Notes
The part of an RNA shown here (small-subunit ribosomal RNA, central domain) has 349 nucleotides and comes from Lyngbya sp. UTEX LB 2516. The coordinates come from a structure-prediction model, not an experiment, and the mean pLDDT is 84. Its Rfam family is "Bacterial small subunit ribosomal RNA".
Context: one part of a larger RNA
RNA sequence: UUGGGCGUAAAGCGUCCGCAGGUGGCUUGUCAAGUCUGCUGUCAAAGACUGGGGCUUAACUCCGGGCAGGCAGUGGAAACUGACAGGCUAGAGUGCAGGAGGGGUAGAGGGAAUUCCCGGUGUAGCGGUGAAAUGCGUAGAUAUCGGGAAGAACAUCGGUGGCGAAGGCGCUCUACUGGACUGCAACUGACACUCAGGGACGAAAGCUAGGGGAGCGAAUGGGAUUAGAUACCCCAGUAGUCCUAGCCGUAAACGAUGGAUACUAGGUGUGGCUGGUAUCGACCCGAGCCGUGCCGUAGCUAACGCGUUAAUAUCCCGGCUGGGGAGUACGCGCGCAAGCGUGAAACUC
Numbered sequence: 001u002u003g004g005g006c007g008u009a010a011a012g013c014g015u016c017c018g019c020a021g022g023u024g025g026c027u028u029g030u031c032a033a034g035u036c037u038g039c040u041g042u043c044a045a046a047g048a049c050u051g052g053g054g055c056u057u058a059a060c061u062c063c064g065g066g067c068a069g070g071c072a073g074u075g076g077a078a079a080c081u082g083a084c085a086g087g088c089u090a091g092a093g094u095g096c097a098g099g100a101g102g103g104g105u106a107g108a109g110g111g112a113a114u115u116c117c118c119g120g121u122g123u124a125g126c127g128g129u130g131a132a133a134u135g136c137g138u139a140g141a142u143a144u145c146g147g148g149a150a151g152a153a154c155a156u157c158g159g160u161g162g163c164g165a166a167g168g169c170g171c172u173c174u175a176c177u178g179g180a181c182u183g184c185a186a187c188u189g190a191c192a193c194u195c196a197g198g199g200a201c202g203a204a205a206g207c208u209a210g211g212g213g214a215g216c217g218a219a220u221g222g223g224a225u226u227a228g229a230u231a232c233c234c235c236a237g238u239a240g241u242c243c244u245a246g247c248c249g250u251a252a253a254c255g256a257u258g259g260a261u262a263c264u265a266g267g268u269g270u271g272g273c274u275g276g277u278a279u280c281g282a283c284c285c286g287a288g289c290c291g292u293g294c295c296g297u298a299g300c301u302a303a304c305g306c307g308u309u310a311a312u313a314u315c316c317c318g319g320c321u322g323g324g325g326a327g328u329a330c331g332c333g334c335g336c337a338a339g340c341g342u343g344a345a346a347c348u349c
Base pairs, nucleotide, nucleotide: 003321004320006318007304008303012317014201015200016199017198021194022193023192025088026087027086028085029084030083031082033081034080035077036076037075038074039073040072041071042070043069049065050064051063052062053061054060091191092188093187094186095184096183097182098181103177104176105175106174107173108172109171110154114150115149116148117147118146119145120144121143125136126135162169163168206247207246208245209244210243211242215241216240220236221235222234223233258316259315260314261313262312266295267294268293269292270291271290272289273288274287276285299306300305322349323348324347331342332341333340334339
């Protein structure tokens, strides 16, 4: 490279936006670039193919013939792709009417618990463990009652339940604000899909500056355990965890499953919306759309399993090509640093 494949064997970018590029709905007309087709020219000879000839045969060689295909010119066709002009509404978007939601940002408020401080009651223990000890306590602890302060997190509701592109989001209220869904079918009329490069967001830890610091708690100190114990267990405890502003840009960032569209049995649960049936009405029952689970047919799969939320098909993107060396070295870019991105080879099995 031709291929084959990417849930678990190597392989889906952490997620989204999006320029170029690739791909693209129904219909009418024109053109004829792609496409198909006729003819002409050309693609030296040798070689290859084919029909004959010559060396006794063959190899070898001589003569004749011819295609496929390429390029250029010219004539034609118009189904498909394309270009141009016009129309349409099923894709996409807008509008109107609704309800759902821990979606985001900011502000305000709340109670339980914990720790500390002050005061009362009260007295010898408390705490901790497998058992202990370190530790705390007669300078009055633990326990209990009253008062106060602080910080962090929001029990029950809570649910394979909801929302978000992902990371993620959970006390209550208010303000601002993003998206999705349902119903109607008024408007635009293909405006779409994907996306190299690029941009934005991105858990935790970590970094810079300034705050804050209750509990927890890397490091560290001590007590145990042990042959040892730089651990597991216990007592303390710094950074951190929290807030504001900035940086970092990584995760088993997972559904280990890229996005969009289309097609192909069902059953059962659950969340949102809208009709129907029923009813005085709400339930109940049944239908449609959107989400979220389980089981399962055809089919797929090496198997496990997947199966209208596909691991089926098409388009576009990403990425894989034996293990180790190695996500290392070097170079470059980014970063305050930590490091991140890109990313080999020798050698070896």
RNAcentral holds the full RNA, with entries from ENA and SILVA.